[in-house]
Molecule: Bacterial large signal recognition particle RNA
Organism: Chloroflexota bacterium
RNA sequence: UCGUGCUAGGCGGGGAGCUAGCGGUGCCCUGUACCCGCAAUCCGCUCCAGCGGGGCUGAAUCCCCUCCUGAGGUCCGGCAUCGCGGAUCCUGCACGCGCGCGGAGGCGUUGACGAUCGGGUCCUGUGCAGAAACGGCCCGUGAACCCCGUCAGAUCCGGAAGGAAGCAGCGGUAAGCGGUCGUCGCUUCGUGCCGCAGGCAAGCCUGAUCCGAGCCAAUGCGCGUGUGCGUGUUCGAGAUGUCGCGAUCGAGGGAGGGUGCACGG
Numbered sequence: 001u002c003g004u005g006c007u008a009g010g011c012g013g014g015g016a017g018c019u020a021g022c023g024g025u026g027c028c029c030u031g032u033a034c035c036c037g038c039a040a041u042c043c044g045c046u047c048c049a050g051c052g053g054g055g056c057u058g059a060a061u062c063c064c065c066u067c068c069u070g071a072g073g074u075c076c077g078g079c080a081u082c083g084c085g086g087a088u089c090c091u092g093c094a095c096g097c098g099c100g101c102g103g104a105g106g107c108g109u110u111g112a113c114g115a116u117c118g119g120g121u122c123c124u125g126u127g128c129a130g131a132a133a134c135g136g137c138c139c140g141u142g143a144a145c146c147c148c149g150u151c152a153g154a155u156c157c158g159g160a161a162g163g164a165a166g167c168a169g170c171g172g173u174a175a176g177c178g179g180u181c182g183u184c185g186c187u188u189c190g191u192g193c194c195g196c197a198g199g200c201a202a203g204c205c206u207g208a209u210c211c212g213a214g215c216c217a218a219u220g221c222g223c224g225u226g227u228g229c230g231u232g233u234u235c236g237a238g239a240u241g242u243c244g245c246g247a248u249c250g251a252g253g254g255a256g257g258g259u260g261c262a263c264g265g
Stems, first nucleotide, its partner, number of pairs: 001265006009057003012030004020046005034054005063258007072249004076244007084236005090230001092229010105216003114210008122199006128192002130189003134185004138179004147172004155164003
């Protein structure tokens, strides 16, 4: 130096997150660079940090190191915008409440407002009456036999006199069924110009007595207050965008350097 055959290595990488830490599956960015199995209520490892199995390539355009460039991600800070929650000021609106103004309208010497006494409405208990339902009494009906009385016929006992049980029929009744008026009882009640006793003491209505001229009150206006909405400011955390000689990681690309073994010519 050439040829042949091997081995190390390689056959994607990175970010965030998770993790004691490392890697993977999953998400994201690059990019196209083997296959199978495991794996997010996880899977496999232990600072030399995926595990197990198989395949290709193979000492250089392909492996390793350094430098330059650099997609992109994450963090920090500033600014702007957006929406959420809270606080506050101002201001206007809506609704409600209180006070004041006001007095359309209405009532009033046939007595307003007010006072005293009483009653009703209200509550409880009790009584009376009423209504309704039910039950008893009353009337009717109602038992082939297992209810009563009387028992034709028939049957039984007896020598006879006489006696016995007893169906049908008739009369009556039980359970049951039905019924008009009436009566008695029981239960119920949003019944009542009803009675008695008590409660309540606030509202309404009403009667009597006293007093003697006002009383009620709409729309509207003003003040105050409460709630909600609106404007501004501010606080809190968040989202998006942008800026940064900010921090960090960093794919890809470029440049340079480095790196085996065996045999043979």